[in-house]
Molecule: Glycine riboswitch aptamer
Organism: Sulfitobacter sp. DFL-14
RNA sequence: ACAUCCGCCACGGGAGAAUCGGACCAUCCGAUGCCGAAGGAGCAACCGCCCCGGAAACUCUCAGGCUCAGGGACCGUGCCGGAUAU
Repeated sequence: ACAUCCGCCACGGGAGAAUCGGACCAUCCGAUGCCGAAGGAGCAACCGCCCCGGAAACUCUCAGGCUCAGGGACCGUGCCGGAUAU
């Protein structure tokens, strides 16, 4: 220097799911219902150095969400840092 992996930051994209009623009404409260892609938890395919450990976009909804906004797993691009190999 190049390639790969991981992480931070920035930008872009980014789904799903309600109704009714009340009130001090662009917000809040109540009832019931619903959603899964923050987080969390569970099973386990799978993986490993196979004692044990790591484990999902599956499952559950504690949390969160169901107008906008915000958040948002994940994807792409760029920068920086670290690690590995040549």